[in-house]
RNA sequence: GGCGGAAUGGCGCAAUGGUAGCGUGUGGUCCUCCUAAGACUGAGGUUGUGGGUUCGAGUCCCAUUUCCGUCG
Numbered sequence: 001g002g003c004g005g006a007a008u009g010g011c012g013c014a015a016u017g018g019u020a021g022c023g024u025g026u027g028g029u030c031c032u033c034c035u036a037a038g039a040c041u042g043a044g045g046u047u048g049u050g051g052g053u054u055c056g057a058g059u060c061c062c063a064u065u066u067c068c069g070u071c072g
Stems, first nucleotide, its partner, number of pairs: 001071007010024004018055001026042005048064005
């Protein structure tokens, strides 16, 4: 340098072009003499960045950044 893949709450991961969810963590409440465990509930996301297509984009297209793999 060419090609391919990945980037989404604190962390690990999902998501047919049609309300961005799950696990874990975390706050609150219940339970308990207290803690742990358990139950209920809440907060937390400009979906790497910048554009484009579309009524509508995490998803399709282009460019770009970082990381990984592969070829030379």
Record summary
A computed fold for a 72-nucleotide RNA from Thermothielavioides terrestris NRRL 8126, annotated as transfer RNA. The gene name in the source record is tRNA-Arg-CCT-2-1. The sequence is in RNAcentral, with records from GtRNAdb. Its Rfam family is "tRNA". The family's RNA type in Rfam is transfer RNA. NCBI's taxonomy places the organism under Eukaryota, Dikarya, Ascomycota, Sordariomycetes, Thermothielavioides terrestris.